[in-house]
């Protein structure tokens, strides 16, 4: 899409259909087949008339009602079911010369004469009943006999057609028919008419029975059959026939699927679907089939009979227990089952059937109404107008925005539902009755499709129609992450839940509930099942098998299946006319009718097959001739690890026997274990045994394939290549079959040198049942039989044909050449390699196709379960062959593409390694973290890239943490409204304080004044606050890889495509630097350069900075100092140029560059250092620097205070100082910086003080004064190897400064104390030159300082790099990947938990079906029938035999189910071992 639905929400009206899919379960009640009196007999009520009458009635005719009965005809129709059936049941098409048909129609002919019964009815008897049995009387269209005999039927003869038995004509012989009834007329003799009756003969319709195609699974059903195949005879039937029976013959079916299991009514059609197919077979319509179950037959035209009979046999009712009765799958209803399907209506007015002359009777057929949204159709729930864009709701960025013209409001309009009035088609026709017309003698009577009046309606007062009122009585459901239309708050927080499929959900869910809002569809919407579609995912149209599933190992070769060139014939296949048929609906197309549609009529059209006739004859088939291009055959000469078998032959391994020699040898990464002094190993000599062939050897040959190697000899298979002659399509392919088939392995017997599963031993190892060592037994070999399998692989079936080429190489043959042999060239066969079309998913393949075509066969249809189970088949085991399911998963896979990662590869870089120097890791102490502790020990940072980190300064403060005090519009910000007029300070009082009281003190501008503004205070209300939570809601700002040279666009090009190319490649470079090269050409981010800084020079300028010279002074004995003048020379400051560019020269190099102790040069190839950091990678790190989404909090998680903690100590780690000492300590002298800071501040000179430091108070807001004395050095003493004159914690005392305040918890002095500690295991850091190492100074934060820490500064000032195997980082290229939250990945198996479904299992318990025997009921046929009978060559009752449904018996085979207990398998959470 669609549905006979079903279920959840919801539900207004009509039309038209549909309405037990399940339990062919059981059924209470009603009804659903009867009709004819014009076929009979009985009884015979109202009523009619006549007669009679005792007036009560009575008798005769007439009349014909119910209801029984004989008798006809129907009941074999209609209706319902779907169980059985896999079959001539069904469909289509033919057969019937092998049949029958009641009732209808036509046509011929007849209908004569007799007869005796049985219901009903009446007596009588039995039974509860249901019915029964006896005995009388009756009548027919009921039953018999006899006659006739147009025809008709048996048996013989003829004759025509016609040819399988037939069929018409003729003759001769045979056997059989009948029923009357009604109306009218009548001259009572009869006639007429219908209606019925009997022969026969045709049609009609319906039926039987035989044929041909045709249409369900399953081969894990391969044989099946005995009335079974055919004959003959017989019975039998309407009718062919093994349908039955007797005898004969041994056949019939079958891989083109018997037979046996499922399973199912078939068809027309229905739904889908371009179709072609696929799935279904409700409703309607044709066939079968069944009727409680099985079995039977009787009647009769029709049955083996749904509302009929008999038996059996389960039900289920009645019963007086002796017996009876019942069959809804007929409408209607009931229980039952189920997710599910209706009313115990109304009518025969219609259509239809039955009966009947006819009215008319019957009809749960039918025709209508009921219920059910079950479906399909249609119509309605208003329509216009209406922005303050209302209230409410939701949502917000608060400014709005949405619902939303909806609504309110104003205006209309009234379908449907409602009231009220009206009011049908359907009725043709049959009835009555009047006319008319036919017949006929007839005005009877009959007939008529002529008129005319009346009657005949379940639906139903219903459809329609008018007409009244008022917007009035009428809207839901699913969805809104994507597929897929339609988004937002809230709630919730891997929980509730959701979910068709990917999939949501762990606190910012468009996916969950919920709301608003949206988006479909609409009286319905959703869901579930189910079918087809998409699905080319079973491929006929219209798939496929080198790697994705999918070529059998490989070969002969049966059956099919295909098949070469010419001719003829033939007409099966094919193709064309033309005809028959293809039931009606249905579907499609026109029209038409219901106000449209659904619906419904009418008509054309279609209907692929199948029949029949008549042609075509190219192909295919068939039958005949011919051919020689396919195939084969013969002849030649040559190649080869083909095959078999028998001989033989050196090497080398082991053993043995002797020699020669001595301590080892073997054997590994290193060992051992093993062999050896009883003499190995190693070396000569002899010998003995098995097994394999070194070199040639090869990308090579041979073989179908597995395979095949020393040599030589038998015997034998196949191919190539040359070649001539034959045969004449003989050929391909190949389900089944058959053989052949490595290695293991298995049976029987040999054999056994070496190797060597199992086995020991020894090592390796967490462990080692392995990898490595020493021995080792089956095997390995031979001969014979089995296995039958493999990554038996080109993962690539065979066969013939065609489609570019280049190279190599094994055979063969030709040609050029030449004495010859090469070389060369050609042609055929085999094998490689390389490549173009072309195909491929790609990779690749590519005349040796995976490319174009033919034929053939084998295989494939998600993964896993499984190549397993259960069957079968084979095999001595082993196992091999065919080969499932249940259950489970949302993938498994292939090819190639970019990372990434490899205990791959290549090639380059970094102090990465080496090569050195110097620590660290040991001790002390500082300080930072974990731990522990604690009221607190506030948070954070965690490999590298946390840990002297945020913190360039924790005693209070800081501060965020804890304990206690106290506060609540707040310590701080903005507005509202009120009041107050100050506040603040200051002082007392309590208190640790914070704070509270309590005194004192007290505003400005404006206004005439009240007031008004500012400013502050309290109160209110809105807010404040938060170092509380989330860095995995965020911006910023940082760390890292990393100064690593990578990152990337845009045009082109390649690729189906991720993608590549570019960027790779050769150099070459610190460098994706440059340079060639190149399908690439170009751009950007980084790299480099530009910026700072330092080294050289210049040029400008000179205070506070310099002082050479030259000039004063002043001191000295000078050398010099100082000072002042003056200079700009020089340091040196700070602006600005210069320079360095492989520029020059030599060598290499296409260059790009590189190389030289090369020149010059202060400085050379980046001159040294800084800033400077590409795309991103770590959901790195920060919500506690700042901001800022959301949550949380609001007399508290906010504020304010004191105190206390952040400094705690059993311990471990980081990262530093100090040191262990003589290249040192110590004392005393003495020289040299450089870059920084200083006005709450740097402080000199003097002056106390041992010292810190105090006192002093100059100077300097600085190249001017201060800090400022650098220090390692240098000079000279002094100590002498020693826990010290090294070290210098750790502890006492004593002190200074800094600050409210150093107890917890400051720095510094001094005296005294003098611990560990003697160069530090495993490990490990750091640094290539003014570097490391070493020395001291500043500064920054700060009152002060736990700083030995940062951050700078100068001085002294070194070793060492062979070099790129390794260790770690990294870049680039390649290769391998089953990895992509990317090796800290993925992942295998056992083992233990749980749960599922299945397999075997001792046995238990069902089911259909078949054998074989007993048993045998009704029945039918034979037979007999002594009984009976109007039937008399007769009927029947009984017996009788045979056939047989149901029962039983029994042993088998199939099936299901259940079962200790065991078997594997699949799913489960972060379990265990590896």
């Nucleotide at each position: 899409g669609a549905c006979g639905a079903a279920c959840g929400c919801u539900g207004g009206c009509g039309g038209c259909g549909u309405g037990c899919u399940u339990a062919a379960c059981a059924c209470a009640u009603g009804c659903a087949a009867g009709u004819g009196g014009a076929g009979c007999g009985a009884c015979g009520a109202a009523c009619c008339a006549g007669g009679c009458u005792u007036c009560g009635g009575c008798c005769u005719g007439g009349g014909g009602c119910a209801g029984a009965g004989c008798c006809g005809c129907g009941a074999a129709c209609g209706g319902g079911u779907g169980a059985g059936u896999a079959a001539c049941a069904c469909g289509u098409g033919g057969g019937u010369a092998a049949c029958g048909u009641g009732c209808c129609c036509c046509a011929a002919u007849g209908a004569u004469c007799g007869g005796g019964a049985c219901a009903a009815c009446c007596c009588g008897g039995g039974g509860a009943a249901a019915c029964c049995c006896g005995g009388g009387c009756u009548a027919a269209u009921a039953c018999c006999g006899a006659a006739u005999g147009u025809g008709c039927u048996g048996u013989c003869c003829c004759c025509a057609c016609a040819c399988c038995a037939g069929u018409g004509g003729g003759g001769a012989u045979u056997g059989g028919a009948a029923a009357g009834g009604a109306a009218g007329c009548u001259u009572c003799g009869g006639c007429c008419u219908c209606c019925g009756c009997a022969u026969u003969g045709g049609g009609a319709u319906c039926g039987g029975c035989c044929c041909g195609c045709g249409g369900c699974c399953c081969a894990u059903u391969a044989g099946c059959u005995u009335g079974u195949u055919g004959g003959u005879g017989a019975g039998g039937u309407a009718a062919a026939g093994g349908c039955u029976c007797a005898c004969c013959a041994a056949g019939g079916c079958u891989u083109c699927g018997a037979u046996g299991g499922g399973u199912a009514g078939c068809u027309g059609g229905u739904c889908u679907g371009a179709g072609a197919g696929g799935a279904c077979g409700a409703u309607c319509a044709g066939c079968c089939a069944c009727a409680c179950u099985g079995g039977g037959a009787c009647u009769g035209a029709g049955a083996c009979a749904c509302g009929g009979c008999c038996c059996a046999g389960a039900c289920u009712c009645c019963u007086a227990c002796g017996g009876g009765a019942g069959g809804c799958a007929g409408c209607a209803g009931u229980g039952g089952g189920g997710a599910a399907u209706c009313u115990u209506g109304c009518g025969c007015a219609a259509u239809g059937c039955g009966c009947g002359a006819a009215a008319g009777c019957g009809u749960g057929a039918c025709g209508c109404a009921g219920c059910a949204a079950c479906g399909c159709c249609g119509c309605g729930u208003g329509g216009g107008g209406g922005a303050a864009g209302a209230a409410g709701g939701c949502c917000u960025u608060c400014g709005g925005g949405u619902u939303g013209u909806a609504a309110a409001c104003c205006c209309c309009u009234u379908u449907c539902a409602g009231g009220a009035g009206g009011g049908a088609c359907g009725a043709a026709g049959c009835c009555a009755g009047g006319g008319c017309g036919g017949u006929u003698a007839a005005u009877a009577g009959c007939c008529g499709a002529c008129c005319c009046u009346g009657g005949u309606g379940a639906c139903g007062g219903u459809a329609c129609c008018u007409u009244c009122a008022g917007a009035a009585g009428a809207a839901g459901c699913c969805c809104c992450g994507g597929c897929u239309a339609a988004c937002u708050a809230c709630g919730u927080g891997c929980c509730a839940g959701c979910a068709g499929c990917c999939g949501c959900g762990g606190u910012a869910a468009u996916a969950c509930g919920u709301a608003g809002g949206g988006g479909g569809c609409a009286a319905g919407c959703g869901u579930u099942g189910c079918c087809c579609g998409g699905a080319a995912u079973u491929a006929u149209u219209g798939g496929g098998c080198g790697u994705a599933a999918a070529g059998c190992g490989c070969g002969u070769g049966u059956a099919g299946g295909c098949g070469g060139u010419c001719c003829g014939g033939u007409a099966a296949g094919u193709c064309g006319g033309c005809u028959g048929u293809g039931a009606a609906a249905g579907u499609c197309c026109a029209g038409g009718g219901c106000u449209c549609a659904a619906c419904c009529c009418u008509g054309g059209g279609a209907u692929g097959c199948c029949g029949g006739u008549c042609g075509a004859u190219a192909c295919u088939g068939c039958c005949g001739g011919a051919c020689u291009a396919g195939a084969g055959u013969u002849c030649g000469g040559a190649a080869g690890a083909g095959g078999c078998g028998a001989g033989u032959g050196g090497a080398a391994u082991u053993c043995c026997c002797g020699g020669u020699g001595u301590a080892g040898c073997g054997g590994u990464g290193a060992a051992a274990u093993g062999c050896g002094c009883a003499g190995a190993u190693a070396u000569c000599g002899g010998g003995a045994g098995g097994a394999a062939c070194a070199c040639c050897a090869a990308u090579g040959g041979c073989g179908a394939a597995g395979g095949c190697a020393g040599c030589u000899c038998g015997c034998u298979g196949g191919g190539a290549c040359g070649u001539u002659a034959c045969u004449g399509a003989c050929g391909c392919u190949g389900a089944g079959a058959c053989g052949c088939g490595a290695a293991a392995g298995c049976g029987u017997g040999g054999g056994g040198a070496g190797c060597a599963a199992a086995c020991a031993g020894g090592a390796u190892u967490a462990g080692a049942u392995a990898c490595c060592c020493u021995g080792g037994u089956a095997g390995u070999c031979c001969a014979c039989g089995c296995c039958g399998u493999a990554a038996a692989c080109g993962a690539u079936g065979g066969g013939c044909a065609c489609u570019a080429g280049g190279u190599g190489u094994g055979g063969g043959a030709g040609g050029u050449g030449u004495c010859g042999a090469c070389u060369c060239c050609u042609c055929c066969c085999g094998u490689g390699c390389c490549g173009g079309a072309a195909c491929u998913a790609a990779c690749g393949c590519a005349u040796u196709a995976a490319g174009u075509g033919c034929c053939c066969c084998g295989c494939c249809u998600g993964g896993g379960g499984a190549g397993u189970a259960c069957g079968g088949c084979c095999g001595c085991a082993a196992g091999g062959c065919u080969a499932a399911a249940a259950c489970u998963c949302a993938a498994a896979g292939g090819a190639a593409u970019u990372g990434a990662c490899g205990g791959g590869g290549a090639c380059c870089c970094g102090c990465a390694c080496a090569a050195g120097c110097a620590g660290c890791g040991g001790a002390g102490c500082a300080u930072g973290u974990g731990g522990u502790u604690u009221a607190a020990u506030u948070c954070g940072a965690c490999g590298c890239a946390g840990c002297g980190c945020g913190a360039a300064g924790a005693a209070c403060c800081u501060u965020a943490c804890c304990u206690g005090g106290g506060u609540u519009u707040g310590a701080c910000a903005u507005g509202u409204u009120c009041c107050u007029g100050a506040c603040c300070g200051c002082c007392g009082u309590g208190g640790a304080a914070a704070c509270a009281c309590g005194g004192u003190u007290u505003c400005c501008c404006u206004u005439u004044a009240u007031u008004g503004g500012g400013c502050a205070g309290g109160a209110u209300c809105a807010c404040a606050g938060g170092u509380g939570c989330u860095g995995c809601a965020u911006g910023g700002c940082u760390g890292u890889c990393g100064u690593c040279a990578g990152c990337u666009c845009g045009u082109g090009c390649c690729g189906u495509g991720a993608g590549g190319u570019g960027u790779u490649g050769g150099g070459u470079u610190a460098a994706g630097u440059c340079c060639c090269g190149c399908a690439a050409c170009g751009g950007g981010c980084g790299c480099a350069a530009c910026c700072c800084u330092u080294g050289u020079c210049c040029u400008u300028a000179g205070u506070u900075g310099c002082c050479a010279a030259c000039c004063u002074g002043u001191c000295g004995c000078a050398a010099g100092a100082c000072a002042g003048a003056g200079g700009g020379a020089c340091u040196c400051u700070a602006a600005g140029g210069a320079g360095a560019c492989u520029g020059c020269c030599g060598g290499c190099g296409u260059a790009a560059g590189c190389c030289g102790u090369g020149a010059g040069g202060a400085a050379g190839g980046u001159g040294g250092g800084g800033a400077c950091g590409a795309c991103g990678u770590c959901a790195a790190g920060u919500c506690a620097u700042c901001a800022u989404g959301g949550c949380c909090u609001u007399u508290a998680u906010g504020c304010c205070c004191a105190g206390g903690g952040c400094g705690a100590c059993a311990c471990a780690c980081g990262u530093g100082c100090u040191a262990c000492a003589a290249u040192g300590g110590c004392c005393g002298g003495u020289a040299c910086a450089g870059a920084g800071g200083g006005u709450u501040g740097c402080c000199a000179a003097g002056c106390c003080g041992c010292a810190a430091g105090g006192u002093g108070g100059a100077g300097c807001c600085a190249a001017u004064c201060c800090c400022u004395u650098a220090a390692a050095g240098c000079c000279g003493g002094u100590c002498u190897c020693a826990g010290u004159u090294c070290g210098g914690a750790u502890u006492g005392g004593a002190g200074u400064c800094u600050g409210a305040a150093a107890c917890c918890c400051g720095a510094c002095u001094c005296c005294a104390u003098g611990a560990a500690g003697u160069u530090g295991g495993a490990a490990u850091c750091g640094c290539u030159a003014g570097u490391a190492a070493u020395c001291g100074c500043g500064c920054a934060u700060c009152a002060g300082c736990c700083a030995u820490g940062g951050c700078g500064c100068a001085g002294u000032g070194a070793a060492u790099a062979c070099g790129u195997u390794c260790c770690c980082g990294g870049a680039c290229c390649u290769u391998g990947u089953a990895c992509a939250c990317a090796c800290c990945g993925c992942c295998c198996g056992u083992c233990a938990a749980g749960c599922c479904a299945u397999g075997g299992a001792a046995g238990c318990c069902g089911g259909g079906g078949g054998u074989a025997c007993c048993u045998g009921a009704a029945g039918a046929u034979g037979g007999u029938g002594a009984c009976u009978u109007u039937a008399c060559u007769g009927g029947g009752a009984g017996c009788u035999a045979u056939c047989u449904a149901a029962g039983g018996u029994a042993a088998a085979a199939c099936u299901g189910g259940u079962g200790a207990c065991u078997g594997g398998g699949g799913c489960u959470a972060a379990g265990u071992c590896g």
Record summary:
A computed fold for a 1474-nucleotide RNA from an uncultured bacterium, annotated as small-subunit ribosomal RNA. RNAcentral holds the sequence, with entries from ENA. Model confidence (mean pLDDT): 84 of 100.